Transfer RNA from a bacterium, 73 nucleotides, folded computationally. The RNAcentral record of the sequence draws on ENA and MGnify. The prediction has a mean pLDDT of 82. The same sequence occurs in records of 2 taxa. It matches the Rfam family "tRNA". About the family: Transfer RNA (tRNA) molecules are approximately 80 nucleotides in length. Rfam links the family to the GO term triplet codon-amino acid adaptor activity. Rfam classes the family as a transfer RNA.
[in-house]
RNA sequence: GCCGGCGUAGCUCAGAGGUUAGAGCGGACGCUUCAUAAGCGUUAGGUCGGAGGUUCGAAUCCUCCCGCCGGCA
Numbered sequence: 001g002c003c004g005g006c007g008u009a010g011c012u013c014a015g016a017g018g019u020u021a022g023a024g025c026g027g028a029c030g031c032u033u034c035a036u037a038a039g040c041g042u043u044a045g046g047u048c049g050g051a052g053g054u055u056c057g058a059a060u061c062c063u064c065c066c067g068c069c070g071g072c073a
Base pairs, nucleotide, nucleotide: 001072002071003070004069005068006067007066010025011024012023013022018056027043028042029041030040031039049065050064051063052062053061
């Protein structure tokens, strides 16, 4: 330099054009216990890597850029 994959909550990931952006773990609060752990309930937390485009509508499709991983040279 070329090709491909990935980037979504603190972490691991789902979501393949329209419902309100979700799950598990983790955090906070509560129940339970003499207490802790486990268990149960409630709850907070997201400019969906950045910019632009297509569309009535974009996390999702297209282009460029940034970062990470792999392959080729």